A computed fold for a 1457-nucleotide RNA from a metagenome, annotated as small-subunit ribosomal RNA. It matches the Rfam family "Bacterial small subunit ribosomal RNA".
RNA sequence: AGAGUUUGAUCAUGGCUCAGAUAGAACGCUGGCGGCAUGCUUAACACAUGCAAGUCGAACGGUAACAGGUUAUGUAGCAAUACAUAAUGCUGACGAGUGGCGGACGGGUGAGUAAUGCAUAGGAAUCUACCCAGUAGCGGGGGACAACUUAGGGAAACUUAAGCUAAUACCGCAUACGCCCUACGGGGGAAAGCAGGGGAUCUUCGGACCUUGCACUAUUGGAUGAGCCUAUGUCUGAUUAGCUAGUUGGUAGGGUAAAAGCCUACCAAGGCGACGAUCAGUAGCUGGUCUGAGAGGACGACCAGCCACACUGGGACUGAGACACGGCCCAGACUCCUACGGGAGGCAGCAGUGGGGAAUAUUGGACAAUGGGGGCAACCCUGAUCCAGCAAUGCCGCGUGUGUGAAGAAGGCCUGCGGGUUGUAAAGCACUUUUAGUGGGGACGAAAACUUGCGGGCUAAUAACCUGUGAGCCUGACUUAACCCACAGAAAAAGCACCGGCUAACUCUGUGCCAGCAGCCGCGGUAAUACAGAGGGUGCGAGCGUUUAUCGGAAUUACUGGGCGUAAAGGGUGCGUAGGUGGUUCGAUAAGUCAGAUGUGAAAUCCCUGGGCUUAACCUGGGAAUUGCAUUUGAUACUGUCAAACUAGAGUGUGGUAGAGGUAAGCGGAAUUCCCGGUGUAGCGGUGAAAUGCGUAGAUAUCGGGAGGAACAUCAGUGGCGAAGGCGGCUUACUGGACCAACACUGACACUGAGGCACGAAAGCGUGGGUAGCAAACAGGAUUAGAUACCCUGGUAGUCCACGCCCUAAACGAUGUCGACUAGCCGUUGGGCUCAUAAAAGAGCUUAGUGGCGCAGUUAACGCGAUAAGUCGACCGCCUGGGGAGUACGGCCGCAAGGCUAAAACUCAAAUGAAUUGACGGGGGCCCGCACAAGCGGUGGAGCAUGUGGUUUAAUUCGAUGCAACGCGAAGAACCUUACCAAGGCUUGACAUACACCGGAAAGCAUCAGAGAUGGUGCCCCCCUUGUGGUCGGUGUACAGGUGGUGCAUGGCUGUCGUCAGCUCGUGUCGUGAGAUGUUGGGUUAAGUCCCGCAACGAGCGCAACCCCUGUUCUGUGUUGCCAGCAUGCCUUUCGGGGUGAUGGGGACUCACAGGAGACCGCCGGGGUCAACUCGGAGGAAGGUGGGGACGACGUCAAGUCAUCAUGCCCCUUAUGUCUUGGGCUGCACACGUGCUACAAUGGUCGGUACAAUGAGCUGCGAUACCGCAAGGUGGAGCGAAUCUCAAAAAGCCGGUCUCAGUUCGGAUUGGGGUCUGCAACUCGACCCCAUGAAGUCGGAGUUGCUAGUAAUCGCAGAUCAGCAUUGCUGCGGUGAAUACGUUCCCGGGCCUUGUACACACCGCCCGUCACGUCACGAAAGUCGGUAACACCCGAAGCCGGUGGCCCAACCCCGAG
Repeated sequence: AGAGUUUGAUCAUGGCUCAGAUAGAACGCUGGCGGCAUGCUUAACACAUGCAAGUCGAACGGUAACAGGUUAUGUAGCAAUACAUAAUGCUGACGAGUGGCGGACGGGUGAGUAAUGCAUAGGAAUCUACCCAGUAGCGGGGGACAACUUAGGGAAACUUAAGCUAAUACCGCAUACGCCCUACGGGGGAAAGCAGGGGAUCUUCGGACCUUGCACUAUUGGAUGAGCCUAUGUCUGAUUAGCUAGUUGGUAGGGUAAAAGCCUACCAAGGCGACGAUCAGUAGCUGGUCUGAGAGGACGACCAGCCACACUGGGACUGAGACACGGCCCAGACUCCUACGGGAGGCAGCAGUGGGGAAUAUUGGACAAUGGGGGCAACCCUGAUCCAGCAAUGCCGCGUGUGUGAAGAAGGCCUGCGGGUUGUAAAGCACUUUUAGUGGGGACGAAAACUUGCGGGCUAAUAACCUGUGAGCCUGACUUAACCCACAGAAAAAGCACCGGCUAACUCUGUGCCAGCAGCCGCGGUAAUACAGAGGGUGCGAGCGUUUAUCGGAAUUACUGGGCGUAAAGGGUGCGUAGGUGGUUCGAUAAGUCAGAUGUGAAAUCCCUGGGCUUAACCUGGGAAUUGCAUUUGAUACUGUCAAACUAGAGUGUGGUAGAGGUAAGCGGAAUUCCCGGUGUAGCGGUGAAAUGCGUAGAUAUCGGGAGGAACAUCAGUGGCGAAGGCGGCUUACUGGACCAACACUGACACUGAGGCACGAAAGCGUGGGUAGCAAACAGGAUUAGAUACCCUGGUAGUCCACGCCCUAAACGAUGUCGACUAGCCGUUGGGCUCAUAAAAGAGCUUAGUGGCGCAGUUAACGCGAUAAGUCGACCGCCUGGGGAGUACGGCCGCAAGGCUAAAACUCAAAUGAAUUGACGGGGGCCCGCACAAGCGGUGGAGCAUGUGGUUUAAUUCGAUGCAACGCGAAGAACCUUACCAAGGCUUGACAUACACCGGAAAGCAUCAGAGAUGGUGCCCCCCUUGUGGUCGGUGUACAGGUGGUGCAUGGCUGUCGUCAGCUCGUGUCGUGAGAUGUUGGGUUAAGUCCCGCAACGAGCGCAACCCCUGUUCUGUGUUGCCAGCAUGCCUUUCGGGGUGAUGGGGACUCACAGGAGACCGCCGGGGUCAACUCGGAGGAAGGUGGGGACGACGUCAAGUCAUCAUGCCCCUUAUGUCUUGGGCUGCACACGUGCUACAAUGGUCGGUACAAUGAGCUGCGAUACCGCAAGGUGGAGCGAAUCUCAAAAAGCCGGUCUCAGUUCGGAUUGGGGUCUGCAACUCGACCCCAUGAAGUCGGAGUUGCUAGUAAUCGCAGAUCAGCAUUGCUGCGGUGAAUACGUUCCCGGGCCUUGUACACACCGCCCGUCACGUCACGAAAGUCGGUAACACCCGAAGCCGGUGGCCCAACCCCGAG
């Protein structure tokens, strides 16, 4: 310090998530030791039991218990003495009681409380027991009440009556320095003793008296503690906007310790509030803690300060202090006791229990230390406290061994089978002993108090008391501790999470969108580094993970430190209140501001630096810090305030200018419609085409006249005006604003503007008018699958006017208002000046608008760019992920419609902006293709062939499925093939390799059983090597085998876009980037072909060419090919000759083979950019790629193929392997594709006759000849082929016949008879003959091929093959056309451009209803409860007051004695 996640990719915006730290934690797994901390966050829920506040006999009367003494008596004893009984408070002491002090501290909890609180800083009108200091006292009397006794009541708690008694209890009197009250004359008010000691004096012998200490009274001051007041700060909500009658103030009185409406009466009408009152919700506050760079944010356990509370609510009493946790009274709820009459209780003290909860400990020890209460003290009390126990709850420290050790052991895991890894790890060897264990030793925490010696003080005092210093004595819960020594032995001590990315760490197996994982993105559908297990690894380590919570990262609320044209975000516009901000100069002041000083900012914490525990955590000394507040002294630049001035902001005046600025009244012409009249006749109107509609009752058209309403053509313009909405005929009246010029005046009068007020298109609403045209709704006609639409014919509100509402718009420049500054250029509107002009036009300068480009700058980019989205200032409004939702509820406004304000639950991991590359578009431009068009021939109809679907079946094996499956794999299913089915067999196997053992067979021949496979029987091995041989068989083991699955695990091969012209790279440049440029543009081409231009320059794969065939020619060669010329043979002859390459020969020609030439826009002309190229022409066999073939860029389709082959993984192994027989792949209501043959006369048929090329042939092609109507048969010359054979080419040509018909067309189908192949033609071959003679008369919608030697048409050959192809496929030649104006349209493609919410890319994306199911939330007649406010009723205890009654010792008065 960042990272992941929106996209095909990018930048931005923006949310979600992660890595860090932390915790009073909890849960899961695991767990050796010690130190230091911490431990009910929930039910302020209810509590059994024990303890937590007592103490003082030196205040008092006393004596229940304990102990001692004394006296008396008795017993025992010689006695000392012991025991018993009784008496005695005599002593130590002490139950209960009177009295004093303390129970207001300490301890707990956080319910309430948003201010009667807390924090900080101040203040004045107060009190303060105990403590300290000062001053003055402490005299003298009196009468009671407890305890106790007696007598009662009651279950108990408790209580009544009578009687006795003490005090530091209570009450007078005296005194009063100071104190209090006062009308300033005066008046009022205290006390208590106790203990120790004692010389003199006195004594009733008790003491008085003196003294010391403690106590007491009055008062002053202090200290401490407490009460009160003020300022500032202190959570959320405005969907809480008004609150307040003791309320605010005054006067008088009351009241308090004390100021005060604190209370009462009267008077006044105030007080608080947008700087947030009131109300509602939540909450103890702080020092601090956690986090953070900081600023901040969250929290307020432990420790410390303050507050509040003590079962719930109310109340007072006592007291210095309480409205009182372990006090009282009342009410309530709950629990307990009860004799039913009545009583008792309050753990939010320490333990502990139940309950709640994810969750939080022992009914422990001690007062040894520290502290507190009481006491003179000893001492007592103290669940405060100090310790121990439990808990890995946290922090810190230590250990679980160390060294050596390669045969790199065994085992595990992986493997490419070689090995790798676990791994020096283990074992082994040599050492050590922390901790735990056992034994032994052993501190600190303890000093006081007390006793005593010696000084000092007090005193009359050598006493007591206080104090200093020695000595003595004694006190430890913890403690079976810390620490030290010894002993034995590696001995007793490691886990948890993770390993797809973020994020360090990878493999195997299992599983198969299942089981599961997951913080986010996301994994899992048969090869999962993401699930589960294992091996290995990584991280941390007595812990490790998970969950929860807080801060951080998050600049994601932005003070530090964000934004608002398009991402969320500028209010529709103006005027203006409060507020905020504000020009120049001088002076004053010193509020802000700045500086110094002082006080405070508790301690602890944090930080720095020392010290103490072996270290650390921890503890501790000192310092710094505490950024704050207050007081005070200065400074005066800036801001404020006050005073004085100025004119540059703003405004006023004078003179002009432009304008659809506003309101009202009047006027005008064109047009539409309607009415009247004329002319006139059959249509008009409307549409893509129609119809509804209008019209013979006279329309439309046309002419004339009239009525009425609305709107104002041309001018007209990114022209004008206005704040915006908006404003358009002309004239008049009234009226707002702006601009220009020059001067004069005022003198900061300004800017913005929360609330507020006004205006605010259209639609809509109300009342009353008006209504020509247009026109929601509505009606009809069309369109359509439907058409509640688009189109047409009608048509009502409305549109118009007046008045009143509504208050919203993409009210947009999606850009708030005002001001300042910052290059230029070009338009245009209004004004002014200068030049020019006769006047205009024009040019320049300037000013106010309004537009287009553009520099700097800015922006995520697009863009903006003096009219800023640049650089700054002032003020306002608004935003904080998407959806839910501008919705619900509440409030305000409205007649209504509705508007304004404005959430949450829930849900998603995105939503969004700009730009990029593609793809797509019933977007655009350019171009191409048998793409259309122009033609020719088909198909779709018929019959048959063939393939497919479907169906059937035991099986009809499998695959191929839009183009790009369907005469496809299959270049040939009767058996075989064959993969399918039925039945019968085999199990190391039909086939391969290896080993071990055994055997002499196996094959072949013959024969038997069987459907066959197979089984049985008979004959019967080989040798240069005699063996571990060969071959074969058997047994056994490894293994074979699979046309079983996955083409979505793959290789290879192939199809397709497409022989379309494209696809890329390097360097450079541009861009934040994806990317762009190049490759776009202008031409041109079949072509990214070439030329020109150009921030590009080059290059690669494609195109083209190079290769093959063909078209012309040359050269060479010349058999089996050829034969012009020469010669010969044979045949024939009309005797001229002709035929035959048969022969000798020949190379001329054809042909064959091989090698050259030729064509390149080369030449001429036109066009074109002096280009590329194109058009025309010449020559030429061929002319612009001559024709054809091979050749297929980057890629797309998870295209096809595991059944050609190969191959990973999975599956079968007496079967999914293998063998055999038979069947099936040929089944047939049907549908489709591809073909053949036809429907006839351009033809059929018969006869005659002519001309090819490619090919094939020995298990072959097979001639001549003969037989058969024929298929074919007999036979076998020639030929392994330029020699022989297949072999007849057919259409064509010549002649005859048929004469338009289901025919002499057509040949299906069927019957009969044959031929050939083959082991075998039944299912299921081909062919021949005779007979039969179906459909079909040119084919609907639609659809297909072809642009020249092409289509069409005609035959020939071959592969496969025993046979099977007139129809398939691959080739070959023969005959041989028509048409193309052209690119609007259909289809496909290329380039450029544009839009996009698509990127699985339009077969995309995506909206809403409905149906069904599930879940959640509502509404509903009502009913019940809770809370708050207001009004009223009843009303406990208590306090205050009033009044009445009763009691009343001390005091007072009266009377009597």